[in-house]
Predicted 3D model of a 76-nucleotide RNA (transfer RNA) from an Alphaproteobacteria bacterium.
This record gives sequence, C1' cells and structure tokens, in this order.
RNA sequence: GCGGGUGUAGCUCAAUCGGUAGAGCGUCGGGUUGUGGUUCCGAAGGUAGUGGGUUCAAAACCCAUCACUCGCCCCA
Repeated sequence: GCGGGUGUAGCUCAAUCGGUAGAGCGUCGGGUUGUGGUUCCGAAGGUAGUGGGUUCAAAACCCAUCACUCGCCCCA
C1' cells in the first nucleotide's frame, strides 16, 4: 500500500424483513438473615466508535473517517 472482520450499558454479548435497544455479570436501594454470603424484589446506567447521506422511520442500508484485529503485497 491492497483486501476482510470487529466497534451497542462499567465488563461479556444479543436483537426475522429497517419500526425507535435488551440480557447476564457488576453497581446502588430494599426484603430475607444476629452479621456476612446465598437468595428474592426493584432501580440507575446508552451521543449504538465519529461525521454525513437515503428513508415517514436506521444498531441494521450507502459514503467518508478513527481505533483494534486478520490476511496479502513491496522495500530493507
């Protein structure tokens, strides 16, 4: 340099065909318990990497770009 993959909650990951984002763990509060743990209930937590485009509507489609990653090529 060329081509591919990934990027969603603090972490690990989901979500027919575009229909407006969820789970587990963790965190916080409460119940249970003499306390803790376990367990049960509830809550908070999201610019969906970034910018733009298409659309009534985008996590999803298109373009650019950034980060990580895999392969290939060139030089030494």
It was read from a public genome assembly.
Its mean pLDDT, the model's own confidence on a scale to 100, is 80.
Its Rfam family is "tRNA". Rfam's curators write: Transfer RNA (tRNA) molecules are approximately 80 nucleotides in length.